Record summary
Large-subunit ribosomal RNA, domain IV from Desulforamulus varus, 352 nucleotides, folded computationally. The organism belongs to Desulforamulus, within Bacteria.
[in-house]
Context: one part of a larger RNA
RNA sequence: CCCUCGUUAAGGAACUCGGCAAAAUGACCCCGUAACUUCGGGAGAAGGGGUGCCUCGGUAUCGUGAAAGCAGCACUGCUGGAGCGAGAAGAGGCCGCAGAGAAAAGGCCCAAGCGACUGUUUACCAAAAACACAGGUCUCUGCUAAAGCGAAAGCUGACGUAUAGGGGCUGACGCCUGCCCGGUGCCGGAAGGUUAAGGGGAAAUGUUAGGGAAACCGAAGCAUAGAACCGAAGCCCCGGUAAACGGCGGCCGUAACUAUAACGGUCCUAAGGUAGCGAAAUUCCUUGUCGGGUAAGUUCCGACCCGCACGAAAGGCGUAACGAUUUGGGCACUGUCUCAACGAGGGGCUCG
Repeated sequence: CCCUCGUUAAGGAACUCGGCAAAAUGACCCCGUAACUUCGGGAGAAGGGGUGCCUCGGUAUCGUGAAAGCAGCACUGCUGGAGCGAGAAGAGGCCGCAGAGAAAAGGCCCAAGCGACUGUUUACCAAAAACACAGGUCUCUGCUAAAGCGAAAGCUGACGUAUAGGGGCUGACGCCUGCCCGGUGCCGGAAGGUUAAGGGGAAAUGUUAGGGAAACCGAAGCAUAGAACCGAAGCCCCGGUAAACGGCGGCCGUAACUAUAACGGUCCUAAGGUAGCGAAAUUCCUUGUCGGGUAAGUUCCGACCCGCACGAAAGGCGUAACGAUUUGGGCACUGUCUCAACGAGGGGCUCG
C1' cells in the first nucleotide's frame, strides 16, 4: 500500500451523475392508521406502547374428554369430570447500562412518467416503458375448412366444426375513438374498351398438268404463310371499404385605447386535425413565461399554448392496485463527505 471486517468526537448527503455503498428499520402482542379506490384494497399505511425473572398460579379461561354412574335393543344417549394440551389480564416483588438482552427477521412518506396486473426476455455487459397477457376489433375459413409442413405419400389444424380454427392490429378497466375512398390494397359489378392459347380461314407465295409465237398466265394437288371474325380471367371502367396502407392546408383583411380576431374575402384539396392532451419518453429556438418547492433549482411539480414536428386501436385521455422500472422532494439514518483516525484478520514486503 491492497483486500475483507470493526469502531469513531462534532456535523449529518455538505459526497456524488445519482444516498452508489454503508448505516438505520426488523420478531411477537396491544393501540392506532390518511388521500384515493375498481369497495377487494391502500394496510405491516403512517405513528405509538409493551416484552426478563419471582409470588398469587400453570390461577382465571379455553380445547379434549378417561374411570365411574344412570337409562337402555343398540358400535346408543345422558350425567360425570380425571388426565392431557393451550394459557392470559391484573396485582405485588427482584436484578442489570440494557429483558424480542446473542443470531436470524420490512426503512418509511409525498409527487410525477411509463406499463394495468402475476408473468417473459438479450445462457456470458441491457430485466426494461421491450415481449406476453386477459379484453377489444378487423379479416379469412362450411370441413377433403382456411392456414401450415412435405417433389410425394401423408401429417398438423382436429379425432375439433363458426360460442370453432387461422391471420393482422390494439392491449385490464373507465370515458371515447372525429373528417377524407382522390392514390394504393381488398371486396362487389359486369354494359363497353383492351386481351392469350385455341378456333377460323381471306389475300398472297413456291411447285406444274395445261395455254401461249414469245413475254407470260396458270386448275387440282402438295407445301409455305396467314388477314377478318369468334376466344376467358386480368387490366381499363362502375361502385363499396380506413380498428385496410395511408392522409387530415395557405394567404389577406376586420371590433370606439392598444392588442387580439367571434367575422369576411380569396386560392388549393379526397378531406383540411374533432374530443382530449400539450415546452410532453414528443419543444428546435429553450434554462420559453408565470407560479410552487430551495438561501440559491438547465432537473422536478402546477399552469399558459407561439404543438420547429401530439392526437384518437402504429389508439387518445384518465385510472385504484402492482413494479429489483424511471424522475423530483422529504423524514429517519449514517465515515458518502468535511477529514480522517485507530483496531482485527488475510496479502504485499524482508529473511529463511
The full RNA is in RNAcentral, with records from ENA. The coordinates come from a structure-prediction model, not an experiment, and the mean pLDDT is 88.